[in-house]
Context: one part of a larger RNA
RNA sequence: GGUGUAUGGUGGAUGUUCUGGCGUCAGUGGCUGAAGAAAGACGUGGUAGACUGCGAUAAGCUUCGGGGAGGUGUCAACGACCUUUGAUCCGUAGAUUUCUGAAUGGGGCAACCUGGCAGGUUAAGACCUGUCACUUGUAACUGAAUUCAUAGGUUACAGGGAGGCACGUAGGGAAGUGAAACAUCUCAGUACCUACAGGAAUAUAAAGUAACAACGAUUCCCUCAGUAGCGGCGAGCGAAGCGGGAAUAGCCCAAACCGGUGAAGCGUGAUAGAUGAUGAUCGUUUCUUCACUGGGGUCGUGGGAAGAUCAUUCAAGGAGUCAUCAAUCCUUGGGGUGAUCGCAUAUGUUUAGGAGAACGCUUUGGAAAGAGCGACCAAAGGAGGUGAAAGUCCUGUAUCCGAAAAACAUGUGCGACCCUUUGUUCUCUCCCAAGUAGUACCGGACACGGGAAACCCGGUAUGAAUUCGCGAGGACCACCUCGCAAGGCUAAAUACUUACUGACGACCGGUAGCGAACCAGUAGCGUGAGCGGACAAUGAAAAGUACCCGGAGUACGGGAGUGAAAGAGUACCUGAAACCAUACACUU
Numbered sequence: 001g002g003u004g005u006a007u008g009g010u011g012g013a014u015g016u017u018c019u020g021g022c023g024u025c026a027g028u029g030g031c032u033g034a035a036g037a038a039a040g041a042c043g044u045g046g047u048a049g050a051c052u053g054c055g056a057u058a059a060g061c062u063u064c065g066g067g068g069a070g071g072u073g074u075c076a077a078c079g080a081c082c083u084u085u086g087a088u089c090c091g092u093a094g095a096u097u098u099c100u101g102a103a104u105g106g107g108g109c110a111a112c113c114u115g116g117c118a119g120g121u122u123a124a125g126a127c128c129u130g131u132c133a134c135u136u137g138u139a140a141c142u143g144a145a146u147u148c149a150u151a152g153g154u155u156a157c158a159g160g161g162a163g164g165c166a167c168g169u170a171g172g173g174a175a176g177u178g179a180a181a182c183a184u185c186u187c188a189g190u191a192c193c194u195a196c197a198g199g200a201a202u203a204u205a206a207a208g209u210a211a212c213a214a215c216g217a218u219u220c221c222c223u224c225a226g227u228a229g230c231g232g233c234g235a236g237c238g239a240a241g242c243g244g245g246a247a248u249a250g251c252c253c254a255a256a257c258c259g260g261u262g263a264a265g266c267g268u269g270a271u272a273g274a275u276g277a278u279g280a281u282c283g284u285u286u287c288u289u290c291a292c293u294g295g296g297g298u299c300g301u302g303g304g305a306a307g308a309u310c311a312u313u314c315a316a317g318g319a320g321u322c323a324u325c326a327a328u329c330c331u332u333g334g335g336g337u338g339a340u341c342g343c344a345u346a347u348g349u350u351u352a353g354g355a356g357a358a359c360g361c362u363u364u365g366g367a368a369a370g371a372g373c374g375a376c377c378a379a380a381g382g383a384g385g386u387g388a389a390a391g392u393c394c395u396g397u398a399u400c401c402g403a404a405a406a407a408c409a410u411g412u413g414c415g416a417c418c419c420u421u422u423g424u425u426c427u428c429u430c431c432c433a434a435g436u437a438g439u440a441c442c443g444g445a446c447a448c449g450g451g452a453a454a455c456c457c458g459g460u461a462u463g464a465a466u467u468c469g470c471g472a473g474g475a476c477c478a479c480c481u482c483g484c485a486a487g488g489c490u491a492a493a494u495a496c497u498u499a500c501u502g503a504c505g506a507c508c509g510g511u512a513g514c515g516a517a518c519c520a521g522u523a524g525c526g527u528g529a530g531c532g533g534a535c536a537a538u539g540a541a542a543a544g545u546a547c548c549c550g551g552a553g554u555a556c557g558g559g560a561g562u563g564a565a566a567g568a569g570u571a572c573c574u575g576a577a578a579c580c581a582u583a584c585a586c587u588u
Base pairs, nucleotide, nucleotide: 001587002586003585004584005583006582007581008580009579015573016537017536020508021507022505023504024503025502026501027500028499029497030496031163032162039100040099041098042055043054044053046078047077050074051073061094062093064091065090066089070082071081072080105114106113107112115132116131117130118129119128120127134160135159136158137157138156139155140154141153142152167198168196169195170194171193172192178185182232208215209214219246220245221244222243229237230236250489251488252487257295258294259293260292261291262290263289264288265287273282274281275326276325277324278323279322280321300467302432303431304430305429306427307426308425310423311422314333315332316331317330318329319328334420335419336418338417340416341415342414343413344412345411346410347409348408349407350406351405353401354400355399359374360373361372362371363370375392376391377381383395384394385393438462439461440460441459442458443457444456448474469484470483471482472481473480524531525530544572547559548558549557550556
């Protein structure tokens, strides 16, 4: 030096555990913000470093409920206190809420610096309170060049701004890849960027789908169907009608026509006019055009207007150039509607909670829930805890009950708001959304790559018709059928899940499972965008080793004591291997 055995050290594998994760399902809720959000900075405790809570009223203040014996968060200790005159704690509503942040008086290297005006206060300064950003709309007041005007300016009122996991609509829009290369094609209108919105969004009330039969807004699911088709007919892409379901809801304008107000124009000097009848009277009222506005009207078996026609239809009051009446209009009542609002009320839900059955003895043990013996409950034998394994010990579970306050949902009543005759027939009349439809060229989008390529959207050019009209039915034409564009609104069924609640798992169990079981998006790294860890376990209970001894020693150890155990001693459950040491044996 090596080998073996034994005993230790070191080390932290393994086993066991779980207030952490992961996934699925179901439900609830679904916007917040200049009345200053989201997110933060700094403060705040008797002692206070961090987290949590809170905001100069600062681990809190008030109110109304719940609850019922302890409490002053994590967090022990000390100190000082609170509490059955009901604390702490839980919930509703409110008060306070520094500074930054859209950040908004101005500035700025966020959490800082520094002003104006008005009011208050003071001997005075200081100080305190309020207010002062930009932008859009409306209204008013002012007001240039330039007479009127307009631009501009000022003020008031209302709105906007920013944030939010995913979901939505729109504007832009790749490449790796596949085609076994690659260019059309594919990936894909995907990823990503941007704008904007909501609790959902979009879409939506036929210029539809169809096919000789019909259906009757939209959305979503199943199916149709990997079909019809498209396609260097390669790779691949890929419908729609019907049918079955979910949910259901329909409406408003523009125009014709009648009136009002304003502006402009023609014209008259008593003539056009003033609803009708009789008699008066008024008179730039009429007419034309334009703007605003009230009524009217909204459709495809075409609808409406105007005029005529025939039926039908409530009451009262008022207006109706003057008087009387009629037409007509207005108001109220009566009637109707519900996709709007308010109040009241009932019920339900949510935000605290409450009641809740039934077991003892013996035995082993440190400890009984184990074992033995004998009982009981069960609409409760889900689960967790308790010194080992508990239906009957605790929390609970099944089941039942509960709200002063707030919110939501549904119903009812009242009020506001809205609507309020209905139809037939006739026609030389009028209207029914124009730089629109269509066409040409060029693009896009449709499952459809230019194709026989319709339909839909856009750019450039051109450019109709008004019901005897126009569009569509996949070139186009005819017939036939279906529909009525060029204005607008519309709940539900659908998508998503930051958040909250519950349940479950042939999911993980600390190099796993979220990056994060532990003070983690932390420590640390990077100029920055950004990258990004490690770290769980004494014991049932601290009972966390009084006292003595060794020692330089509050290191460490030996006794003693606690404990079932200290070879469980805060480097603490178990404690593998590598590695190190000691003793003995053998060997070179």